Transfer RNA from a Coprothermobacterota bacterium, 75 nucleotides, folded computationally. The coordinates come from a structure-prediction model, not an experiment, and the mean pLDDT is 82. The same sequence occurs in records of 2 taxa. The RNAcentral record of the sequence draws on ENA. Rfam family: tRNA. Rfam describes the family as follows. Transfer RNA (tRNA) molecules are approximately 80 nucleotides in length. The family's RNA type in Rfam is transfer RNA.

RNA sequence: GGGCGGUUAGUUCAGCGGUAGAACGCUUCGUUGACACCGAAGAGGUCGUAGGUUCAACUCCUACAUCGCCCACCA
Numbered sequence: 001g002g003g004c005g006g007u008u009a010g011u012u013c014a015g016c017g018g019u020a021g022a023a024c025g026c027u028u029c030g031u032u033g034a035c036a037c038c039g040a041a042g043a044g045g046u047c048g049u050a051g052g053u054u055c056a057a058c059u060c061c062u063a064c065a066u067c068g069c070c071c072a073c074c075a
Base pairs, nucleotide, nucleotide: 001071002070003069004068005067006066007065010024011023012022013021018055026042027041028040029039030038048064049063050062051061052060
């Protein structure tokens, strides 16, 4: 320098144009003498950033940022 993939809740990840979700974690309540397990409820997200397309974008397009992989080049 060229190509490809990832970026979504505290963590690991789904979601591929039409209301943002799961598991674990966290909080509260129930249960217990107490803890754990278990049950119920709840909080938590400018979907990496900025533009574009669209009636409508996490989703499609472009640029940038960042993480990773492959190839080439130099040494």